[in-house]
RNA sequence: CGGGAUGUAGCACAGUUUGGUAGCGCGCAUCGUUCGGGACGAUGAGGUCGCAGGUUCAAAUCCUGUCAUCCCGA
Numbered sequence: 001c002g003g004g005a006u007g008u009a010g011c012a013c014a015g016u017u018u019g020g021u022a023g024c025g026c027g028c029a030u031c032g033u034u035c036g037g038g039a040c041g042a043u044g045a046g047g048u049c050g051c052a053g054g055u056u057c058a059a060a061u062c063c064u065g066u067c068a069u070c071c072c073g074a
Stems, first nucleotide, its partner, number of pairs: 001073007010026002013023001020057001028044005050066005
């Protein structure tokens, strides 16, 4: 320098195929249960989907650029 993969809640991930309310598990907070804790149960908080721009009535999803990490080639 060229090509490819990945990036989504504190952590690990799904959702992209076919654009249409952002989700699951663990964790966290509150409450119940208990003498107390753990376990269990109920409720809840937490995201401008790496960043910027474009297309569209509507973008995590499509297009362009760019950043980080990893792989391959030169």
Molecule: transfer RNA
Organism: Selenomonadaceae bacterium